[in-house]
Context: one part of a larger RNA
This record gives sequence, structure tokens and C1' cells, in this order.
RNA sequence: GCCAACGAGUUUAUCUUUUCUCUAAGUCUAAAGGCUUAUGGCCUGUAGGCGUAGGGAAACCAAGUGUUAAUAGCGCGUUAAGAGAAAAGAUAAGACCCGAAGCCAAGUGAGCUUACCAUGACCAGGUUGAAUUUCUCCGAAAGGAGAAAAGAGGACCGAACUCGUGAGCUGUGCAACACUCUGGGAUGAGUUGUGGUAAGUAGUGAAAAGCUAAUCGAACUUGGUAAUAGCUGGUUCUCCCCGAAAUAUCUUUAGGGAUAGCCUUCCUUUGCAAAGCAUCGGGGGUAGAGCGCUGGAAAAAAUACCUUGGAUUCUUCCAGGUAUUUUUACCAAACUGCGAAUACCGAUGCCAUUUUAAGGAAGAGUUAGACUGUAGGGGCUAAGCUCUAUAGUCGCGAGGGAAAAAGCCCAGACCUUCGUCUAAGGUCCCCAAAUUCAAGCUAAGUGUAUCUUAAGGAAGUGGGAUUCCACAGAUAGCUAAGAGGUUAGCUUAGAAGCAGCUACCCUUUAAAAAGUGCGUAACAGCUUACUAGCUAAGGAGUCCUGCGCCGGAGAUUACCGGGACUAAAGCUUGAUACCGAAGACAAGGCAUAUAUUCUGCCAUGCAGAAUGUAUGGGUAGGGGAGCGUUCUUAAUGCAAUGAAGCUGAACUGUAAGGUUUGGUGGAGCGUUAAGAAGUGAGAAUGUUGGC
Repeated sequence: GCCAACGAGUUUAUCUUUUCUCUAAGUCUAAAGGCUUAUGGCCUGUAGGCGUAGGGAAACCAAGUGUUAAUAGCGCGUUAAGAGAAAAGAUAAGACCCGAAGCCAAGUGAGCUUACCAUGACCAGGUUGAAUUUCUCCGAAAGGAGAAAAGAGGACCGAACUCGUGAGCUGUGCAACACUCUGGGAUGAGUUGUGGUAAGUAGUGAAAAGCUAAUCGAACUUGGUAAUAGCUGGUUCUCCCCGAAAUAUCUUUAGGGAUAGCCUUCCUUUGCAAAGCAUCGGGGGUAGAGCGCUGGAAAAAAUACCUUGGAUUCUUCCAGGUAUUUUUACCAAACUGCGAAUACCGAUGCCAUUUUAAGGAAGAGUUAGACUGUAGGGGCUAAGCUCUAUAGUCGCGAGGGAAAAAGCCCAGACCUUCGUCUAAGGUCCCCAAAUUCAAGCUAAGUGUAUCUUAAGGAAGUGGGAUUCCACAGAUAGCUAAGAGGUUAGCUUAGAAGCAGCUACCCUUUAAAAAGUGCGUAACAGCUUACUAGCUAAGGAGUCCUGCGCCGGAGAUUACCGGGACUAAAGCUUGAUACCGAAGACAAGGCAUAUAUUCUGCCAUGCAGAAUGUAUGGGUAGGGGAGCGUUCUUAAUGCAAUGAAGCUGAACUGUAAGGUUUGGUGGAGCGUUAAGAAGUGAGAAUGUUGGC
């Protein structure tokens, strides 16, 4: 991991509701006893319970009573129950099942280990050389020097022994801590044998919360014990009807609850009701707008003031500031002399052959929501961010589209059909349907669904508007001219159109600047403006706009989903046809609700049939109807001419399932009507067994 078996809402008591049964102003028996065909049944049994009268704290009164000075008022009352069965829920219990770490009690442990006690044992060899003593010398002595003897030490080196420093190795090991090399101590606070003592809020501890039998921030065993678990996981057959919530308030509350909201079932009421639409009538202070108010902020002017700055001929000028007034143009969630659309409230009418609303009783679940559009707050007008409101979808929703896809677009799946029509979206091929029609645009593979892109830049190209020039010849091109005063003045080494400053005149002219750009040291030289001629028909600019270009950077060919596509298979606009869904329609069938009609019955509500109408996505959850398993009772059957079980097939029911039959098997098993449950497994790191 797979298979098989086992594996989870039970039982008792009390209460509530619903349905059914019995009795009825009563009702029921409990213990116990008797009988019996004996885990059962029948009878007796009125102790007791509930009910028949309430009110008051009580005395007490009583259809009333209490309050009170009083009944005036007000509160509670002025009568129908009891027992049993089933279902659902609540409470108490282990209370649907499994699951802690823990707490307490009584015991068991010091053969491991810690400390101690008693009694024993052990420490190769080598080194160092303390005290002390002796001898010699010196000294008055105390003492000193030298030599020798001696053999101290938590002394040194190093085996046994003991420990475990670093590394390797091992790491399904040789081993639940070993092995190899290396290393510490090795006469000591040393090591070790045997026996003994000390224990669980206790011991022992040269202290690490270490150790106390591979277990220690409280050992182990058993018990209390099915501890508790607002937590996690699991919770077993079928079909039919309805169908949520992720919100509010409170909560030692925030991943839990209680009440309300929203769901279900039943009862009662409602039909001039509810929802929707139209018309009419309302109030508002949002969007917008506005600047009189409250504030903000900009420019200008006038007046007043200024301990402001600069200049100055010293009393003036320029600039500036503050306040008030005026003018102009503005801003505001906490501004308003204005003011919508929606929304909300009410009335009337329609819709209407539609369905809801209110009250009561019972059962819930939900109180982690998500995204998208819209109006906003927070944030960075960041977030697949967060918080409100509002609508939708998902949640609990399948189908088609968006390549793929919870929340987007279309559309809400009872079943069947090689039927029809459409939605969104599409129609070259993958891939169903136009290589459709008409008019344009794009040359960038731009683009080929959306998101995907800035400031800025450019004789890309299409459309539009507008100004100017133009056969009296424009623009471009070619030919020619482009001069003189003068090298203007100043500056400067120089400054001659062309470093710089100032001025920018006059003349000849068809025209020609005191010079547009190169150039020179300065000149020179080239060129432009401007002019004439040649040529011959359009030219020059500005603005708006469509589609493109650059700007433009990422890790796979790595891309439009792909192939691929260029008068398109791209973009814009118009038109027609087609495809396209579980949508609509058609045909057939099933179920539910309701209305009408008919039939039946233990006859006024049940069942069945027909017809009409509507409905049938669904998690949590509520309701209804069934299937199957084991056992009991009653009736009735099958079985060695082959029961159950196992296995293959056929038939059948909407499903759980059922029936028949072949094989196997070899002794029990059904059906009908009731009843009772150890009653249905795929999940629980489920339990046991097998592989």
C1' cells in the first nucleotide's frame, strides 16, 4: 500500500411539542400479592401522582383575592383533564466515536546511577630531590658554608588502571553512543570488589535542573478513569420537496457562545393583501454648482500704519509687510443665499388565470466569507491590500465563451431524441460555421480578445481646416549679377561684412545686408539674403485628426493557444448568411404542488383516474416516502428430485434493490402481517488478520 472482518447519535429518568390509542369529572396504578402455558401473560392492589379554585409572605378570604384609609384603579384568577405508544428536541448522566500533555491516591524500585557507611583489593618502570640528621670548616654564640646520608610532594615522565580532548569511522552500526588514531589523570579530593543506608514535591548532587534501572523541570506500576478537550480527525442504504448564513447586539469575547436576522415543517388569519409597473403627491441637502456666510489661497488698486530692506544730495525715492475697503479669477468631508438623477414614503390604477404577507408552535444551520462593477474612507486615487455601502456571481451552480480558469460574459442541468432556433462568442486549418459582400486605413508582422504603456522625438502615411505665393510665370533647378562711399566708428598687435562694443546711414541700381554661414594672423577666397534671364504648373506654411515609427530592458524555440496571415486570416465602418449551450422550441416519459371533474371507501377527508396550470441546480440544514440486514410472534411455505453461502448469465424496478436460471456447495431457508434493534463503511497517521 491493497484485501477481508470489526468500527461511531445509544440507554435510563424528567420535561416540551406533534400524531395516534384508552378513559372522562375524573384518570393511572407503583411496590406487593394471587393465578398461569412462567425472562411472558391475566387478575387483585387507590399508598401515591396529575386534575377538579384561586388569591395572598402569611393569618385568612374565596369566584374571587391581593394591594390600600378606600375601591377608584391595578396585578393574578373566574375550570378540563389523566394515562399509554411513537417521533423530534431539551436537561442530567461517559451521552456520537477515537485522541492529550496532565492532577490525585496506593504501591514498586539505589543489581544502572549519585552520595555516604562497613570491610577488602590495586597502582610496571624511570625522574626530581623538601624537611631532618651526620661529618668538615668558620663563628663567643645565634648561626653560616661545603660534603654526605635521607626520601617529602592533591611533584614530573610513563604502562596497568581510570577518564573521554580532537579528528576520522559508523550512522537499517559490531554497538539504542561502539571502533581507530590522538589525548587527560596515573600516591591521590586516586581506582575498584562485596555487603549496607538514603526515594518521588522525595532522595542524592565538587550544581549540569545532573542522576534516581536505555525513562526525569518531578521515576515506574495500578487505580480514581470512558479525567477534561470552546481543539483536530472520522461518522456507514436510496429517492422526492424546500433551502440558507458568513450580519447586528452582548460576551475574560474575538477560530466559542446567547438573542435577533436569514432557512424548514405544521396551524391560524390575510385576497381592495404583498411584490412589480405607470401616474400623482411628499420631505431631503448628496452629485453638481456657487463664494453672500465659515474658512483657505492668488493678482491688482486705494487708504492707514510699519522697530522691514536697498539707495541717498539726508529727506526723499524704490522695494516690501500688516490691516481695512474695492475689483478680478479660484478652493472646501466637518462652507451653502442654490440644487438634481436615483433612492425612500404615501395615494390611485394596471399587472391578476401571478404569489405572497402577518401571527403562533416546533426543528435547524450560520455569526473565518471571496471576487467583480459602482459611491467612498485608510494606503502611494500601491497591492490578488484593508474598512463601509450598494448590485451581481461564486460560496451552494453544472452547461457555452474568455487557449487553460471559483468570483468576468452568456445562461440556471427532472429524464430521453444522429430533432429545430438562438445567446455570449465566432465562421483559412487545427475546430462547427463566410478564404462572404461593400467602403476605407495600416507596411510596422503594427496587429490577429482584453489588460500593455509615459514624457519626449521625427519631411512615415491617410483625412479635414486655414493663410500666403503662382502663366502679369510661383517653388525647386540652371546661367548671370551680388556693387560704391568703406578697411563704418570704437577696441585692438591686427579687427578689412563675419573676436567684441556702438550705430546700422548714404549712393549707383533690375538687385545687392555697414552683412546668413564657412574661411584668413589680418586680408584674400567660397556662399547666403536680394535681383535678372531660362524652364514651366503648381508651391510654401500653420492647426486639428485616423493608423503606424522611435522612446521600449530578462532569463526555453517561448510566441497571436498553434499553424500561419499583408487590397488580410490586421484595424475602422456598414450589410447579409451561417455555426454555436444542459437556454428556448418540438415529441415522448417521470415526479411534486394546485384547480376542476369523475370513481371508490369504515363518507366530508382519504385514495385512485382524467384534464388544465405551475414547478423539479443545490452545500449547511429542515421535511416526506421507501429499500435492505439480524432476531421475535402469528399465519403460511420451500428443501438431499439439493437449503444457505460462493460464482456466471438473463430479466426487472426511478433508486436503495428484486426475480429466475447454469455451475459449485452439502443442510437448512423463505414469504406475508406486526414487533424489537449490537441495522447498512471508503476514508478516523482507525483496530485485528492476510498478502

Large-subunit ribosomal RNA, domain II from a Minisyncoccota bacterium, 691 nucleotides, folded computationally. RNAcentral holds the full RNA, with entries from ENA. It matches the Rfam family "Bacterial large subunit ribosomal RNA".